TPP riboswitch aptamer (THI element) from an uncultured Alphaproteobacteria bacterium, 144 nucleotides, folded computationally. Model confidence (mean pLDDT): 77 of 100.
[in-house]
RNA sequence: GCAUUACCGUAGGGGUGCCUCGCCAGAGAGGCUGAGAUAUCGAUAGGCGUUCGGAUUGGCUUUUGUCAGCCCGCAUCGCCGGUGCGAUGACCCUUUGAACCUGAACCGGAUCAUGCCGGCGUAGGGAAUGGGAUUUGCUUGCGC
Repeated sequence: GCAUUACCGUAGGGGUGCCUCGCCAGAGAGGCUGAGAUAUCGAUAGGCGUUCGGAUUGGCUUUUGUCAGCCCGCAUCGCCGGUGCGAUGACCCUUUGAACCUGAACCGGAUCAUGCCGGCGUAGGGAAUGGGAUUUGCUUGCGC
């Protein structure tokens, strides 16, 4: 000289996806990206069908058998669905605002896969005020 910037108080905003296995009489384990993909507490959770077993009703039979209906099962396998909700915490962001949302079931690339990367994006939205203080990096000159 140039660039850059943290901190504290109070208040507020926001996201939580993808893959594999498991689990759904207890919601977990591993992997990917990321600052963050849920740490703690609380309450809660499957549907349909198959087979099997049991209860029950009726027909036939009268041999405790058989056929049909209906119900139940923390039994069985398959398909589909779910794997989340609330509170607190963590993390990021707060107008100097790409935290995050919309466009978007978008476009291109990569991937087992994804909101993974890039574009879109000088787009449209988006949550703030107070205090105090300067931090860091690079470069140039001079002196020792």
Its Rfam family is "TPP riboswitch aptamer (THI element)". Rfam's curators write: Vitamin B(1) in its active form thiamin pyrophosphate (TPP) is an essential coenzyme that is synthesised by coupling of pyrimidine and thiazole moieties in bacteria.